[in-house]
This is a predicted structure of a 79-nucleotide RNA (c-di-GMP-I-GGC riboswitch aptamer) from Hydrogenimonas sp.
It was read from a public genome assembly, where an Rfam model found it.
The coordinates come from a structure-prediction model, not an experiment, and the mean pLDDT is 82.
RNA sequence: AUGUAAAAAGCCAAACCUGUUGCGAAGCAGGGACGGAAAGCCACGGGUCUUCUUUUUGAAGAUAGCCGGGUUGCACAUU
Repeated sequence: AUGUAAAAAGCCAAACCUGUUGCGAAGCAGGGACGGAAAGCCACGGGUCUUCUUUUUGAAGAUAGCCGGGUUGCACAUU
């Protein structure tokens, strides 16, 4: 640097439920596991979603478990 969930040590946690924050998308905490080799982190590009605006346009926000990118990292194998 590349590949891989086969093993071992581990890690994260979808849907849903409860509480809570928010106009909302959604976030946080607990429970819970669909799954994940970065499902660690970053809104840089695109997409999707929410709010404001009569609409277009535009603005603000959400989504990293939508895709790409940047960056850090465990195990094993190859070079």